């Protein structure tokens, strides 16, 4: 340099045109003499920009980052 894949909460991930879910972690409460465990609740995310569309996390393009292959 060329080709391909991936990018969603702090972490691991589901979702693939119509309001983004879960688990663990964090915080608050309940329980407990206390801690842990358990139970209930809360906060927290679509890598960036543009395009298509009534509507984009999803489709297209560019860029950025990571990984793989070729040279």
């Nucleotide at each position: 340099g060329c080709g391909g894949g991936c990018g969603u909460a702090g972490u691991u991930u589901a979702g693939u045109g119509g309001u983004a879910g879960a688990a663990c972690a964090u915080c608050c409460g309940c329980c407990u003499u206390c801690c842990a465990a358990g139970c209930g609740g809360a906060a927290a995310a679509c890598g960036a920009g543009a395009g298509u569309u009534c509507g984009a996390u999803u489709c297209u393009c560019u860029c950025c980052g990571c990984c793989c292959g070729c040279a």

Predicted 3D model of a 71-nucleotide RNA (transfer RNA) from a Candidatus Kaiserbacteria bacterium. NCBI's taxonomy places the organism under Bacteria, Bacteria candidate phyla, Candidatus Kaiseribacteriota. Rfam family: tRNA. Rfam links the family to the GO term triplet codon-amino acid adaptor activity. By type it is a transfer RNA. Its mean pLDDT, the model's own confidence on a scale to 100, is 83.